This is a predicted structure of a 1535-nucleotide RNA (small-subunit ribosomal RNA) from a marine sediment metagenome. Its mean pLDDT, the model's own confidence on a scale to 100, is 82. It matches the Rfam family "Bacterial small subunit ribosomal RNA". Rfam links the family to the GO terms structural constituent of ribosome and ribosome.
RNA sequence: AUACCGGCUCAGGACGAACGCUGGCGGCGUGGAUUAGGCAUGCAAGUCGUACGAGAAUCAUGGCUUCGGCUAUGAGGAAAGUGGCGAAAGGGUGAGUAACACGUGGGUAAUUUACCUUUGAGACUGGGAUAACAUUUCGAAAGAGAUGCUAAUACCGGAUACGAUUGGGAGUUCCUUGGAUAUCCCAUUGAAAGUAUAGUCUUUACGGACGAUAGCUCGAAGAUAAGCCCGCGUCCUAUUAUGCUAGUUGGUGAGGUAACGGCUCCACCAAGGCUUCGAUGGGUAGCUGGCUUGAGAGGGUGGUCAGCCACAUUGGGACUGAGACACUGCCCAAACUCCUACGGGAGGCUGCAGUCGAGGAUAUUUCGCAAUGGGGGAAACCCUGACGAUGCGACGCCGCGUGGGGGAUGACGGCCUUCGGGUUGUAAACCUCUGUGUUAUGGGAAGAAUUGUGAGUUAGGGAUAACCUAACUUGUUUGACGGUACCAUAGUAGAAAGCCCCAGCUAACUACGUGCCAGCAGCUGCGGUAAUACGUAGGGGGCUAGCGUUGUCCGGAAUCACUGGGCGUAAAGCGCAUGUAGGCGGCCAUAUAAGUCAGGCGUGAAAUUGCUGGGCUCAACCGAGCAACUGCGUUUGAUACUGUGUGGCUUGAGUACGGAAGAGGAAAGCGGAAUGCAAGGUGUAGCGGUGAAAUGUGUAGAUAUCUUGUAGAACAUCGGUGGCGAAGGCGGCUUUCUGGUCCGAUACUGACGCUGAGUAUGCGAAAGCGUGGGGAGCAACCGGGAUUAGAUACCCCGUUAGUCCACGCCGUAAACGAUGGGUACUGAGUGUAGGGGGUAUUAAUUCCCUCUGUGCUGUAGCUAACGCGUUAAGUACCCCGCCUGGGGAGUACGAUCGCAAGAUUAAAACUCAAGGUAAUUGACGGGGGGCCGCACAAGCGGAGGAGCAUGUCGCUUAAUUCCAAGCAACGCGAAGAACCUUAUCCAGGGCUUGACAUCGCUCUGACCGCCAUAGAAAUAUGGCUUUCCUUUUUAGGACAGAGUGACAGGUGCUGCAUGGCUGUCGUCAGCUCGUGUCGUGAGAUGUUGGGUUAAGUCCCGCAACGAGCGCAACCCCUAUUGUUAGUUGCCAUCAGGUAAUGCUGGGGACUCUAGCAAGACCGCUGGUGACGAGCCAGAGGAAGAUGGGGAUGAGGUCAAGUCCGCAUGGCCCUUAUGCCCUGGGCUGCACACGUGCUACAAUGACCGGUACAGAGGGUUGCCAAACCGUGAGGUGGAGCUAAUCCCAAAAAGCCGGCCCCAGUUAUGAUUGUAGUCUGCAACUCGACUACAUGACUGAGGAUUCGCUAGUAAUCGCGGAUCAGCAUGCCGCGGUGAAUAUGUUCCCGGCCCUUGUACACACCGCCCGUCACACCAUGGAAGCUGGGAGUGCCCGAAGUCCGUCGCUUAGCCCCUUGUGGGAGGGCGCGGCCGAAGGCAAGCUUGGUAACUAGGGUGAAGUCGUAACAAGGUAGCCGUAGGGGAACCUGCGGCUG
Repeated sequence: AUACCGGCUCAGGACGAACGCUGGCGGCGUGGAUUAGGCAUGCAAGUCGUACGAGAAUCAUGGCUUCGGCUAUGAGGAAAGUGGCGAAAGGGUGAGUAACACGUGGGUAAUUUACCUUUGAGACUGGGAUAACAUUUCGAAAGAGAUGCUAAUACCGGAUACGAUUGGGAGUUCCUUGGAUAUCCCAUUGAAAGUAUAGUCUUUACGGACGAUAGCUCGAAGAUAAGCCCGCGUCCUAUUAUGCUAGUUGGUGAGGUAACGGCUCCACCAAGGCUUCGAUGGGUAGCUGGCUUGAGAGGGUGGUCAGCCACAUUGGGACUGAGACACUGCCCAAACUCCUACGGGAGGCUGCAGUCGAGGAUAUUUCGCAAUGGGGGAAACCCUGACGAUGCGACGCCGCGUGGGGGAUGACGGCCUUCGGGUUGUAAACCUCUGUGUUAUGGGAAGAAUUGUGAGUUAGGGAUAACCUAACUUGUUUGACGGUACCAUAGUAGAAAGCCCCAGCUAACUACGUGCCAGCAGCUGCGGUAAUACGUAGGGGGCUAGCGUUGUCCGGAAUCACUGGGCGUAAAGCGCAUGUAGGCGGCCAUAUAAGUCAGGCGUGAAAUUGCUGGGCUCAACCGAGCAACUGCGUUUGAUACUGUGUGGCUUGAGUACGGAAGAGGAAAGCGGAAUGCAAGGUGUAGCGGUGAAAUGUGUAGAUAUCUUGUAGAACAUCGGUGGCGAAGGCGGCUUUCUGGUCCGAUACUGACGCUGAGUAUGCGAAAGCGUGGGGAGCAACCGGGAUUAGAUACCCCGUUAGUCCACGCCGUAAACGAUGGGUACUGAGUGUAGGGGGUAUUAAUUCCCUCUGUGCUGUAGCUAACGCGUUAAGUACCCCGCCUGGGGAGUACGAUCGCAAGAUUAAAACUCAAGGUAAUUGACGGGGGGCCGCACAAGCGGAGGAGCAUGUCGCUUAAUUCCAAGCAACGCGAAGAACCUUAUCCAGGGCUUGACAUCGCUCUGACCGCCAUAGAAAUAUGGCUUUCCUUUUUAGGACAGAGUGACAGGUGCUGCAUGGCUGUCGUCAGCUCGUGUCGUGAGAUGUUGGGUUAAGUCCCGCAACGAGCGCAACCCCUAUUGUUAGUUGCCAUCAGGUAAUGCUGGGGACUCUAGCAAGACCGCUGGUGACGAGCCAGAGGAAGAUGGGGAUGAGGUCAAGUCCGCAUGGCCCUUAUGCCCUGGGCUGCACACGUGCUACAAUGACCGGUACAGAGGGUUGCCAAACCGUGAGGUGGAGCUAAUCCCAAAAAGCCGGCCCCAGUUAUGAUUGUAGUCUGCAACUCGACUACAUGACUGAGGAUUCGCUAGUAAUCGCGGAUCAGCAUGCCGCGGUGAAUAUGUUCCCGGCCCUUGUACACACCGCCCGUCACACCAUGGAAGCUGGGAGUGCCCGAAGUCCGUCGCUUAGCCCCUUGUGGGAGGGCGCGGCCGAAGGCAAGCUUGGUAACUAGGGUGAAGUCGUAACAAGGUAGCCGUAGGGGAACCUGCGGCUG
């Protein structure tokens, strides 16, 4: 980097929202989600005088009057009362409720229904009270009592009456728990004989009759509204199941209700009822139409609107009524608030407004009954916080506007810039137009239909009338909003734009500031000096009166998968079996019609949603029609499939018969080898053990060896991916008992089968536990010895539990094929075990076929891949189990099991953005294989020891400038620090447009040079000297100076911003590409393999074929030859000359010079190799296998080095971090390191003589001869711009001499003196010379470096730098070795392969304890709340029951009295009964000293357990031990 598993996150939509910034208008909606918390104030349910009595104020008239008034009549009708209807609707809220509460569909033959509609019948006759009122008593009040009067549509009696009610009897019928019945009979019960108004008629004129309207009574229907019952549906939890239930379940009787019913502990009887299809318990919740999301299936939700339910401060209760157990009624209890005269009373906003509180958060104490609707009324009318309107809020949806057109000097300004410009941007200004809107003025709706009333028409009732009623026509009357919507006119671009974002996802980029800070962040992540990610600005993108954020829901998420997922290794198959419920189930026929399918009917409220029209200017919004509402019920049909019943079948399954194999199981007995021990014999010094040792054992005789005895445990060989078993597991032999399997052929049964929850049952390695035995070997623990920094380990010596047996527990393992069981189907090949058959055959045996088991290779197919592949991980079906990110955690709590250890079941808080699987490429391994290299080995010479030189660290210093840092810094930058160099490294003195460059402006005319003075110098002052060109003589230009402004300057920082250059691996043989092929892909192939090479060099083979950069070759030097050319080089021959010399003429032969050619290629021969590449040997050749050397350095690695070579972005300094000068420092010296030189000597030192190079350099130069000096050197000046002259002497070597093994005639440090040279200047601080001095050093520890042939070693020579300074560096030649058997090991590298938890790549990763901080959780003596229940006590109101006390008008009975009874009321008693109290428990929270583990954090501490053979392979279970990771024993697994 990839594929996959898997989670996290985002983009969409929605909202009764809230918050931030902003805000022009209108329409339509919507607005206390929290404290079912408390409430001041006002209003929210009244009405009827055509039911009733009484009748205030006021007015009118009459009378009286002392003029104050009084009184009568009439009108009038307030307030209160009796009575009727309503108040059970409307309105609010969602606390409770998991329920027939709701939804849907049914039932009621088990029921009620005021007002309303239709219809039948009726409305006769009596009575006694009572409120109001008056008088009076008590009380603060609220209110209550007594006495007296009175009315009714109030109350009561009687008559009448059915098809009504109840009881009994007969019949008919139906949808038969029983019902219906205008088919009858007998008995029974029940009405306001009324009221009001208008009218007509009548007259006893007070009234009567008639009829109308509205009421009334008894019935029958309807409608409406309810009650009750039933099927189905409706949240989470089993860590709530040996469960729940006592009126509980049923029956009989009784009571009660409108009505069925245990509705009713009322009586008696029976003992039932519910529940894994989840009872009971706990938690949460009003339900629905709908709303929202979604492709759908689903998910979430239940605000507004609509239906149902529940509630009305909390709890209980009944009354009234058609209807309530009643929001603005009653009684009681409780809490709270208020009033009080303290005695007692009053109240209930979850109605509309409003207020306080709580809260992130939710509005006016408005107008009106004009409309719609409701109550009352005959009606007018009254009431209505329902409702209609209005106000407030961008809370939501919809619509409109903030201007339109023209306008380029592309203005100013801003921002950026490569300084050219770009962009903001037609944007603005400016010109012109329009007037939505705002403002002003004027006009001005619809919403209104009515009712009533006037007039009229028709119809009905009525006596044919009057009249009334109904419908219609017409006139009149009614508007809160509101002078609002709307329209017209006038006039001004004038009042009216913001918010978020711009790294990727995701549309949109730059600058500055900041510098892991400040901050951002939905996820990934951004920020440590060049931030498109923070902040600001400019610009841009998106949406727009809004825009963002937060919260919640759905979606994406196939991420709980019905549609539509999985379980070998990613999370996931129970350790295995038996088997219950359940699920599923072979073939044929027949019946049925439950499932299933089709049609019809009913229902599925309206609103909502969809479609098509319509109405507001459009839209939102409103309204009409249709569709839809996927459902339920009912009915008719179909019968393939499933189900069910019946009858058959044999292939699934099983039984019988005959054979076969086997470590299948249990028990008993027997056997040999080995080990230990014991006894005895032989025998002597060790044995044993290890990497090496030691502990141990042995002269008291071990080990070894022989004989005998004894004990326990395990069964070598056979033995095998062989066998058996469900799994665990099973292995000497024999016997007994016993389970399963396979094969063969026939017969029988007739689906008898498969799977298998929970519960249940059984089996279940090792370890472990209990009791009792046994104990040879082995061996946790423990002891000792080693190892180690330590070593609670690995190794060694001992050794206890244990291992063994019997009986009983435990119930777990990597209990694995990490793969549940069953059935069927789907190419092959080849082993092996058991059985059967066929061919050939006498037989053995061979070959073939077949069934069952067990392996391997592989097709199709599957799989993310690895792999699986008739023993499936393929294709299908059936059943079960299990999974849903990592960690927390298989943990806590609870429960069950266990003697214990512990097992099973099994969470949450919190935390992270991961975690994992397979495969790929690298890197790495104390993995493997192959190969190479002075890598080792074999050698030679060194370093490390000494002295000195030089560089570095460190120290010192005013300063000791800076860089370089393993190899790949350290004789490096520096090819040369006395000043300069040189670096602000230090001290001091100076300058400020500057030491240097360019330009603008002003002034001057020089500058330079010389001299003097001051000074350390820079510099300053003074003096002398002193311009040029053109010209209109004003000036202009050149040059120079001064001033001024732009700017210069910086070896200041960043090599981690860079270019360029360089080092390194490494001159290692590698690094890649195109096309093709393979793979889902990263990638692979090629480039691997077999050979070969110095080489990815070449050959062969090969799904590869080719190609590129590297290798090699081409280039340079060198080795041979030829040819060409001969000066300054050369001189063989010829001639001349010299003391001598190519010195001269001449020559090109030779050497040489430097051009061009030739030559070497495994070309030839032999062998070998696969016939190839090649290798080996040989010939020839100057050279032989890239001849030797050089240049040449692939792709990359190291953020390697360099900003102080140069260039350069950014930052920093600017009277200094720039510039000039003097002096100092870079040379400083307890120490340490690197690189060198010289040595330690005789293969040598010294002295004398003597020979032979190559390559270079030279005019500010090299410098000859000659002379001087011991010498460094000096004088001198020939020659040379160089194959000509000079440096220049080469040295080792050779010849001769001397020294004689010593700190020396070795070594030369150090020091002294005297000098030489360079240079302004040798003090700090140069080199050299002479004389003198003569230190260390006697071959160098661990360790380490170079080198394979003209090499190492050794010898000298030259050059660059340079005034001078070389042991360094770069070159040159002279002399000139040794060794390589080889690749085991060390180091580095290359290739292949393997493992990996690494990828910053082993200097990796990573585990646990401990310490610190924070967070959540468990336990915990206790402390403190909530909830539900049980038992007992007390017992309000109230229903019911009882009642010997008190009382009682009418009414009923007996009676006729000062009556009695019946019945009623009060009181009292009783049952039940709310709140309350007591008691013991249950359950669920909060909190808590202390305590336990967990998570997170950053640089802590200790180790290094895991990943590589991770250095003792790892892991699982169990047991013991240990600071910790862990270690050890036993058994198991391979991951």